Predicted 3D model of an 89-nucleotide RNA (c-di-GMP-I riboswitch aptamer) from an Armatimonadota bacterium. It was read from a public genome assembly, where an Rfam model found it. NCBI's taxonomy places the organism under Bacteria, Bacillati, Armatimonadota. Its mean pLDDT, the model's own confidence on a scale to 100, is 90.
RNA sequence: CGACGAUAAAGGCAAACUCUUCGAAAGAAGGGGACGCAAAGCCUACGGGACUAAACAUCGGUGAGAUGUAUGUCGGCUGGGCUGCCGUU
Numbered sequence: 001c002g003a004c005g006a007u008a009a010a011g012g013c014a015a016a017c018u019c020u021u022c023g024a025a026a027g028a029a030g031g032g033g034a035c036g037c038a039a040a041g042c043c044u045a046c047g048g049g050a051c052u053a054a055a056c057a058u059c060g061g062u063g064a065g066a067u068g069u070a071u072g073u074c075g076g077c078u079g080g081g082c083u084g085c086c087g088u089u
Base pairs, nucleotide, nucleotide: 002089003088004087005086012037013036017032018031019030020029021028022027035076041082042081043080046079047078048077049074050073051072056068057067058066059065
């Protein structure tokens, strides 16, 4: 430096749920809490996929609402990129 993640060692992160706050929502932040994770560390202005639909457009006794749509969201959906602990080789 590369590959691998068995065996350990030191640790790390924190799902669901819940409380508070923000948001139209998806969801996010903080506290509690652990399902799990060898990158569950970082990146969406490098892609794919999924979620939401405020605004906008169209339809509609032109009412309730419906349909379309991302500039919004998800890195714990994924390809990929960057960085990193230990051990084995």